[in-house]
Context: one part of a larger RNA
RNA sequence: UGACGGGGGUCCGCACAAGCGGUGGAGCAUGUGGUUUAAUUCGAUGAUACGCGAGGAACCUUACCUAGGCUAGAAUGUAUUUUGACCGUUCCUGAAAGGGAGCUUUGUAGCAAUACACAAUUUACAAGGUGCUGCAUGGUUGUCGUCAGCUCGUGCCGUGAGGUGUUGGGUUAAGUCCCGCAACGAGCGCAACCCCUAUCCACUAGUUGCCAGCGAGUAAUGUCGGGGACUUUAGGGAGACUGCCCGUGCAAACGGAGAGGAAGGAGGGGAUGACGUCAAAUCAUCAUGGCCUUUAUGCCUAGGGCUACACACGUGCUACAAUGGCAGGUACAAAGGGUUGCCACUUGGUAACAAGGCGCUAAUCCCAAAAAGCCUGUCUCAGUUCGGAUUGAGGUCUGCAACUCGACCUCAUGAAGCUGGAAUCGCUAGUAAUCGUAAAUCAGCAACGUUACGGUGAAUACGUUCCCGGACCUUGUACA
Numbered sequence: 001u002g003a004c005g006g007g008g009g010u011c012c013g014c015a016c017a018a019g020c021g022g023u024g025g026a027g028c029a030u031g032u033g034g035u036u037u038a039a040u041u042c043g044a045u046g047a048u049a050c051g052c053g054a055g056g057a058a059c060c061u062u063a064c065c066u067a068g069g070c071u072a073g074a075a076u077g078u079a080u081u082u083u084g085a086c087c088g089u090u091c092c093u094g095a096a097a098g099g100g101a102g103c104u105u106u107g108u109a110g111c112a113a114u115a116c117a118c119a120a121u122u123u124a125c126a127a128g129g130u131g132c133u134g135c136a137u138g139g140u141u142g143u144c145g146u147c148a149g150c151u152c153g154u155g156c157c158g159u160g161a162g163g164u165g166u167u168g169g170g171u172u173a174a175g176u177c178c179c180g181c182a183a184c185g186a187g188c189g190c191a192a193c194c195c196c197u198a199u200c201c202a203c204u205a206g207u208u209g210c211c212a213g214c215g216a217g218u219a220a221u222g223u224c225g226g227g228g229a230c231u232u233u234a235g236g237g238a239g240a241c242u243g244c245c246c247g248u249g250c251a252a253a254c255g256g257a258g259a260g261g262a263a264g265g266a267g268g269g270g271a272u273g274a275c276g277u278c279a280a281a282u283c284a285u286c287a288u289g290g291c292c293u294u295u296a297u298g299c300c301u302a303g304g305g306c307u308a309c310a311c312a313c314g315u316g317c318u319a320c321a322a323u324g325g326c327a328g329g330u331a332c333a334a335a336g337g338g339u340u341g342c343c344a345c346u347u348g349g350u351a352a353c354a355a356g357g358c359g360c361u362a363a364u365c366c367c368a369a370a371a372a373g374c375c376u377g378u379c380u381c382a383g384u385u386c387g388g389a390u391u392g393a394g395g396u397c398u399g400c401a402a403c404u405c406g407a408c409c410u411c412a413u414g415a416a417g418c419u420g421g422a423a424u425c426g427c428u429a430g431u432a433a434u435c436g437u438a439a440a441u442c443a444g445c446a447a448c449g450u451u452a453c454g455g456u457g458a459a460u461a462c463g464u465u466c467c468c469g470g471a472c473c474u475u476g477u478a479c480a
Stems, first nucleotide, its partner, number of pairs: 001480002003477003007474007015464002019427005026318008034309002042053002064304007076126004082120003088103006106117004128293002131291003137287002139282003142278001144276001149188006155164003168179003194270004199238003203235003210227002214225003241264001244258001245256004307446001320420001324379007336367003341360002345356004386417001391412007433456007
């Protein structure tokens, strides 16, 4: 100087407390461990692995296994050898890859030799490796932590390590600001500048959006003429700064159920992650040193596996019901996607869907029905009209192909489950809880996942003694 303390002081955080909802019990989905296996490819392992890499494992993917094949190799370049074509096409063998045998067969310049182009081929040089080492590395990432810290120049102090500044008194979300001070300044962080959102504009622009007033038309609809008022769209601008008032205070600042205002003291969110820590993660995104391999640890192909199953754990979904289930009627979003696509509408089918077929390269048409909600009826506390696992049968669709191993529909079946031990998690407001919608990936889909979007919409916080983590000062130490 640090680190540590079941030392002290001050302070903060959904850390506790106060509340609300879960997990832990059941069934299923999914990931992991273990076991099994020819293989169940590899990585991730307290917090910081376990719906994680994977934002799509039937083939492919695919790295694994079994079997069959290739050896300058699956790709590209250069030089070189040979051929004149290549392409296409036929046959044999084969699961395919591969192997074998035929058919057909160049162009330009030039009389020609030849040269060039193109294609294949031989040889050679550069191959290849998801093989090892993340403890050789770059790059990227997690975490402490969006915590308020981490440092430097000059000066001063100390023999020196080092200190001072950065401590102290206040204050703040903040090393934020003020005052003081052997310090005076500065840098990386904080904040601000950036994006979204909340209000307004006598601003600009009116199409595909809108429709107040005027006119036309319809069974009805901005449907049409027209309009720019409004909504909205997307550009620009205004607006919030403790600016004003009162109180406290030297100041910084704090308090106010003060004013005005759509918004008030950082308005709400996002992006943004200092010096560093964990030899943290990744050689399988990529790049790369070294090592290993070269008729194989490379490459091609078929089939299988990654989907196994006594079990254990994590994360979710669905429930156990009446604040509910079922049936009928009826209302209100936002944000996305669409031409190998989205599909109105009609017909067939109980349905999944099929057959026709309008529009749309989209503020124009379509996906599209929002669902919880509201109204009416029914069920009447039951393992039930709760719950839907499992299984049987019949179908639909995608795709070369649904056996291993897809999703969906219909009929039948109707399991566990009556609120969950010890323990444990999330959340402070448009949040939790709850309700649907969309998208990426994608032929299809194991999505109950993820990422977005809106609808309805709470309770509680006395307080900081205690648990956990952190910041500053101080103290002790046989630790570095």